A computed fold for a 128-nucleotide RNA from a Nitrospiraceae bacterium, annotated as c-di-AMP riboswitch aptamer (ydaO/yuaA leader). Rfam family: c-di-AMP riboswitch aptamer (ydaO/yuaA leader). About the family: This family represents a conserved RNA structure found upstream of the ydaO and yuaA genes in Bacillus subtilis and related genes in other bacteria. The source organism's lineage runs through Bacteria, Pseudomonadati, Nitrospirota, Nitrospiria and Nitrospiraceae.
RNA sequence: ACUAUAAAAACGCCGAGAUCCGUGAUAACGGAUGCGGGGGACCCAAAAAAGGGGCGAAUUCCUUCAAGGAUAGGACACUUCCAGGUCCGAGCCCGGCAGCUAACCUCGUAGGCAAUUGGAAGGUAUAA
Numbered sequence: 001a002c003u004a005u006a007a008a009a010a011c012g013c014c015g016a017g018a019u020c021c022g023u024g025a026u027a028a029c030g031g032a033u034g035c036g037g038g039g040g041a042c043c044c045a046a047a048a049a050a051g052g053g054g055c056g057a058a059u060u061c062c063u064u065c066a067a068g069g070a071u072a073g074g075a076c077a078c079u080u081c082c083a084g085g086u087c088c089g090a091g092c093c094c095g096g097c098a099g100c101u102a103a104c105c106u107c108g109u110a111g112g113c114a115a116u117u118g119g120a121a122g123g124u125a126u127a128a
Base pairs, nucleotide, nucleotide: 012113013112014111018033019032020031021030022029023028034109035108036107037106038105039104044099051097052094053093054092055091060070061069062068073088074087075086076085078122079121080120081119082118083117
């Protein structure tokens, strides 16, 4: 110097998934606020059938059907633009039923990662 493995993790990343209060020995439970999702009128929109629908970036096509190839779309340390690089492109749920939708009703507040590419403009924080 390079490669691999392991650990750690300030500052952080994907995601709605955070903060505060109370009970409690702990685990946990409850409440509120914030954030996110679903249902739900008039009006408007909408044929039906092969069912239909929801969350999510995760849809679609090809094939030698493999743990394959590509692709709409999405992520990478404040935001946007430009250039470049590396990845993802799943899964789960409702159960014959749901367009939009004010009032209103209702649900969730998890899980998983990780040592950061450069330039320009703008912004924020800290220090002096």